[in-house]
RNA sequence: GCCCCCGUAGCUCAGUGGAUCAGAGCAGGAGCCUUCUAAUCUCUUGGUCGCAGGUUCGAGUCCUGCCGGGGGCG
Numbered sequence: 001g002c003c004c005c006c007g008u009a010g011c012u013c014a015g016u017g018g019a020u021c022a023g024a025g026c027a028g029g030a031g032c033c034u035u036c037u038a039a040u041c042u043c044u045u046g047g048u049c050g051c052a053g054g055u056u057c058g059a060g061u062c063c064u065g066c067c068g069g070g071g072g073c074g
Stems, first nucleotide, its partner, number of pairs: 001073007010026004027045005050066005
């Protein structure tokens, strides 16, 4: 230098057939229980979907550029 994959909540990830309110688990907070704590259970908080632009009535999803991580070739 070229090619491929990945980037979504604090962490691990799902969602890629364009339209359902952006979700799960863990974590954080509150409650219940308990002599107290932990665990269980209930409720709840938390997102510029890496950044910018484009296409579209509508983009996490499609296209382009850039950034970051991983791999391959030279």
This is a predicted structure of a 74-nucleotide RNA (transfer RNA) from Candidatus Avipropionibacterium avicola. The RNAcentral record of the sequence draws on ENA and Rfam. Its Rfam family is "tRNA". It is annotated as a transfer RNA. The same sequence occurs in records of 2 taxa.